[in-house]
C1' cells in the first nucleotide's frame, strides 16, 4: 500500500428472493412470595456505522468514506 470479514436495541444475534425492524438476556411496572430469588404478564428501548445513488419500495443492491478483526507486502 493490497486483499477480505464484521458493523441492526444497553449486551449477544438472527433478518429468506428487495415488501411492516425482531428475539434471548439486561432494564422498568405488575402479579406471587412474610421479603429477597425463581416464574408469570406487560411497557419502554432503533439515524440498522456515516453518506451518496438505484427502485414505488433498500437492514438487504451499487458506489465513496469511517471503525474493528484476520492475512499479504
Nucleotide at each position: 500500500g493490497a486483499g477480505g470479514c464484521u458493523g441492526u436495541a444497553g449486551c449477544u444475534c438472527a433478518g429468506u428472493u428487495g415488501g411492516c425492524a425482531g428475539a434471548g438476556c439486561a432494564a422498568c411496572g405488575g402479579a406471587c412470595u412474610u421479603u429477597u430469588a425463581a416464574u408469570c404478564c406487560g411497557u419502554a428501548g432503533g439515524u440498522c456505522g456515516c453518506g451518496c445513488g438505484u427502485u414505488c419500495a433498500a437492514g438487504u443492491c451499487g458506489c465513496g468514506c469511517c471503525a474493528g478483526c484476520c492475512u499479504c507486502a
About this RNA:
This is a predicted structure of a 73-nucleotide RNA (transfer RNA) from a marine sediment metagenome. The RNAcentral record of the sequence draws on MGnify.